[in-house]
RNA sequence: GCCCGGAUGGCGGAAUCGGCAGACGCGACCGACUCAAAAUCGGUUGCCGCGAGGCGUGUGGGUUCGAGUCCCACUCCGGGCACCA
Numbered sequence: 001g002c003c004c005g006g007a008u009g010g011c012g013g014a015a016u017c018g019g020c021a022g023a024c025g026c027g028a029c030c031g032a033c034u035c036a037a038a039a040u041c042g043g044u045u046g047c048c049g050c051g052a053g054g055c056g057u058g059u060g061g062g063u064u065c066g067a068g069u070c071c072c073a074c075u076c077c078g079g080g081c082a083c084c085a
Base pairs, nucleotide, nucleotide: 001081002080003079004078005077006076007075010026011025012024019065027045028044029043030042031041032040046055047054048053058074059073060072061071062070
């Protein structure tokens, strides 16, 4: 340099054909139970905001009524190939 695959909350990991992003699990926080704790059970849990609301799928653009998903460029990670006079 060329080819292939990948990047989603604190972590793992979903999202059939472009139509409510983060299902489900772990972790965390709050509560119940307990003398106390563990276990168990209930609730909450992407980010910002008191709230209404706003933002968010590696980055920047594009297509579309609508993009995690399609198109272009780029960054980073993994694998393969080539070059190595």
Predicted 3D model of an 85-nucleotide RNA (transfer RNA) from an Acidimicrobiia bacterium. Taxonomically the source falls in Acidimicrobiia (Bacteria, Bacillati, Actinomycetota). Rfam family: tRNA. It is annotated as a transfer RNA.